[in-house]
């Protein structure tokens, strides 16, 4: 560097219950779709989503501000060893 019908471990999607929130969503329980980083990082970068204001007023788009997402890409750090 690569990633196996390997070994020892690990994490935990959807759904659901409770709580918080304007919302995206987050936390905990149950539960496993899957994951070689599904560990960490949101002021290092990109993308996506939410809300408020503004314009338009069918839809939607852009700007600003705040927030969310790392299991979207990414940055960075690790286990094992055919």
């Nucleotide at each position: 560097a690569c990633g196996a019908c390997a070994a020892a471990a690990g994490c935990a999607a959807a759904a659901u219950c409770a709580u918080a929130g304007a919302g995206a969503u987050a936390u905990g329980g149950u539960g496993a779709c899957g994951c070689a980083a599904a560990a960490c990082u949101a002021u290092a970068g990109g993308g996506u989503c939410u809300u408020a204001u503004g314009a338009a007023u069918u839809a939607u788009c852009u700007a600003u501000a705040a927030g969310a997402u790392a299991g979207c890409c990414a940055g960075c750090u690790g286990c094992c060893a055919a």
The RNA shown here (c-di-GMP-I riboswitch aptamer) has 82 nucleotides and comes from a pig gut metagenome.